[in-house]
Context: one part of a larger RNA
């Protein structure tokens, strides 16, 4: 240059009170304003302590801080059921024997690992400054073990079912929510009117048991036989015959109970007066709308012909056959380790920064709308650090 540009979204403040040396910027209170398919909740990946709370303000915040994700101490993450792990297996990767290479190594059986997938089981409502499907209350549900009573052919690494899957399309039953009244509390206006067909609030509730409904699948049982499943079979398939027309499987919701309970508008009382503490506790119904959720991996059609494995059913083989093991009730044990604080569209992750950039899922009310657009607006949460 220059005390100039600059102080990173034009969503925005303003007044009273608090604390303090010192307040535009903390705290608290009222008004205004902004975001509301998000600028708002939850999870995942990452980040690793920032989470609370006391005490501080040199540095760090583009100012100023009494305040902070900043310095210093303390304190904080509780699980048979949520997630891993432990049990499957995909791409892939590793890989005894092996094949191949000058060497290092490459290739690959048998197998072994590998989740983004399959696979047992919890729901509600309280509680903390800071954790909660973990702690408390309540009321479930799995898995295994051991005893025990009843019955009883058991037995796998094989055999067979199941697991079990594309895309487009459609109809309908349903719920979650939503709005309406209805029932319960409460007001009656500090301007003129408001006892009315007036206002303001509430009107809630899992699992898990019981029933087995709209709907969706398959003809079912018995018995005979059987070159096939690499052995075996009472299983599967393949043949055949009698016999009934209902059967059986699956299946949202919705009802009972879970609930003589929990919450629940307000009202009460304390008090160190704060965003506290305790008690009490009123109605808790009915319409209608209504999904993209659920019934449903349903049904329909179509060619491109749409994972595997294991849990799980079921046959038998080696053997066992007093035992053992098996099914079923019952009562008792028993379920270890790891994660769980906090952000999480962002000032805490990845962009060197408290950087207008990027970030996969899930929920995503209300009025006007074909609509997750658009404008407003709930709850919640901000006003973007001169």
């Nucleotide at each position: 240059g220059a005390g100039u540009a600059a102080c990173g979204a034009u969503a925005a403040u303003g007044c009273g009170g608090g604390u303090g040396a010192g307040a535009a910027a903390c705290c608290c209170g009222c008004a205004c304003g902004c975001c509301g398919a998000a600028a708002a909740c939850c999870c995942a990946a990452g980040g690793u302590u920032u989470c609370c709370u006391g005490c501080g303000c040199u540095a760090c915040g583009c100012u100023a801080a009494u305040c902070g994700g900043c310095g210093c101490a303390g304190g904080g993450u509780g699980a048979g059921u949520c997630g891993g792990c432990u049990c499957c297996u995909a791409a892939g990767g590793c890989g005894a024997g092996g094949g191949c290479g000058a060497a290092a190594g490459c290739c690959g059986u048998a197998g072994u690992c590998g989740a983004u997938g399959g696979g047992a089981a919890a729901c509600a409502g309280g509680u903390u400054a800071a954790a909660a499907u973990u702690c408390c209350u309540g009321u479930a549900c799995c898995g295994c073990g051991u005893a025990u009573u009843a019955c009883u052919g058991c037995g796998a690494u094989g055999g067979g079912g199941g697991g079990a899957c594309g895309g487009a399309g459609u109809a309908g039953g349903c719920u979650a929510g939503g709005c309406c009244a209805u029932c319960c509390g409460g007001g009656c206006g500090u301007u003129g009117g408001u006892u009315g067909u007036c206002c303001c609030g509430g009107u809630u509730c899992a699992a898990g048991c019981a029933u087995g409904u709209a709907g969706g699948g398959a003809g079912u049982g018995u018995u005979c036989u059987u070159a096939g499943g690499u052995a075996a079979a009472u299983c599967c398939g393949g043949g055949g015959a009698c016999a009934c027309a209902a059967u059986c499987c699956u299946g949202a919701g919705g009802u009972g109970u879970g609930a003589u309970g929990a919450c629940g508008a307000g009202c009460u009382c304390c008090c160190a007066a704060g965003u506290g503490g305790a008690g009490u506790g009123a109605a808790g119904u009915g319409g209608u709308u209504g999904a993209u959720g659920c019934c449903a991996a349903g049904c329909u059609u179509c060619c491109a012909g749409g994972a595997a494995a294991a849990g799980c059913c079921u046959c038998u083989a080696a053997g066992c056959u007093u035992c053992a093991g098996g099914u079923a009730g019952u009562a008792c044990g028993u379920g270890a380790c790891c994660g769980u604080a906090c952000c999480g569209u962002a000032a805490a992750c990845c962009g060197a920064c408290a950087c207008a950039g990027g970030u996969g899922g899930g929920u995503g009310g209300g009025g006007a709308g074909a609509g997750a657009a658009u404008c407003c607006u709930a709850a919640g949460g901000c006003g973007c650090u001169u």
The prediction has a mean pLDDT of 84. This is a predicted structure of a 386-nucleotide part of an RNA (large-subunit ribosomal RNA, domain III) from a marine sediment metagenome.